[in-house]
Context: one part of a larger RNA
RNA sequence: CACCGCCCGUCAUGUCAAGGGAGCCGAGAGUGCCCGAAGUCCCACCUUGUGUGGGCCUAAGGUAAGCUUGGUGACAAGGACAAAGUCGUAACAAGGCACGGCUAGCGGAAGCUGGUCGUGAAUCAAUUCAAA
Numbered sequence: 001c002a003c004c005g006c007c008c009g010u011c012a013u014g015u016c017a018a019g020g021g022a023g024c025c026g027a028g029a030g031u032g033c034c035c036g037a038a039g040u041c042c043c044a045c046c047u048u049g050u051g052u053g054g055g056c057c058u059a060a061g062g063u064a065a066g067c068u069u070g071g072u073g074a075c076a077a078g079g080a081c082a083a084a085g086u087c088g089u090a091a092c093a094a095g096g097c098a099c100g101g102c103u104a105g106c107g108g109a110a111g112c113u114g115g116u117c118g119u120g121a122a123u124c125a126a127u128u129c130a131a132a
Base pairs, nucleotide, nucleotide: 003095005092008088009087011085013082014081015080016079020075023072024071025070026069027068028067031064032063033062034061039057041055042054043053044052045051046049098119099118100117101116102115103114104113105112106111
């Protein structure tokens, strides 16, 4: 760089990060149930022993449904960024239909239309009335 300005969104290309996600593979801490070694303790017995039998507690193990967490992940939707891509022109001047908030419907996209609210809009001339 000052309207030959600024600027919005879809689409196309590329890169990056994060989230969602059927499923798959792990890790961890517990819980219920099953089973239950050694051992202490308790009970019974007689053969009085490093005894036999039974019981309580319990490690390990098994099983079930959950919880927490890590990796991977078809797929789908967005985001950020990137000299010279596509389509339009929504906003900025009354931006050429003032703009904006909420809401509903609709539309390639910016958006459009309806309802309602705001001024963060321009213009407010003329006439009449009132007050100073």

Predicted 3D model of a 132-nucleotide part of an RNA (small-subunit ribosomal RNA, 3' minor domain) from Candidatus Yonathbacteria bacterium RIFCSPLOWO2_01_FULL_47_33b. The organism belongs to Candidatus Yonathiibacteriota, within Bacteria. Its mean pLDDT, the model's own confidence on a scale to 100, is 81. The sequence was found in a public genome assembly.